[in-house]
RNA sequence: GCCCUUGUAGCUUAGUGGUUAUAGCGGCUGUUUCGUAAACAGCAGGUCGGGAGUUCAAAUCUUCUCAAGGGCU
Numbered sequence: 001g002c003c004c005u006u007g008u009a010g011c012u013u014a015g016u017g018g019u020u021a022u023a024g025c026g027g028c029u030g031u032u033u034c035g036u037a038a039a040c041a042g043c044a045g046g047u048c049g050g051g052a053g054u055u056c057a058a059a060u061c062u063u064c065u066c067a068a069g070g071g072c073u
Stems, first nucleotide, its partner, number of pairs: 001072007010025003018056001027043005049065005
C1' cells in the first nucleotide's frame, strides 16, 4: 500500500429495508423475610462508532472516515 471481518444499553448480544430496535447479566423500585440472599412483579437505561448519500421508509444498501482484529505484498 491492497483486501477481509467486527462496531447496537454499563457488559455479552438478536435484529439482512417496513408496527414502539431484542434478550440475558447488571442497576433501581416494590412484594416476601426479624434481616440478607434467593424467588416473584415492575421500572429506568440505545438517538445502532461518526459524516454524507440512495429510498416513501435505513441498525440493515452505497460512499467517506474513526477504532479494534486478521490476511497478502
The RNA shown here (transfer RNA) has 73 nucleotides and comes from a Candidatus Woesearchaeota archaeon. Taxonomically the source falls in Candidatus Woesearchaeota (Archaea, Nanobdellati). The sequence is in RNAcentral, with records from ENA. Model confidence (mean pLDDT): 82 of 100. It matches the Rfam family "tRNA". Its family is annotated with triplet codon-amino acid adaptor activity in the Gene Ontology.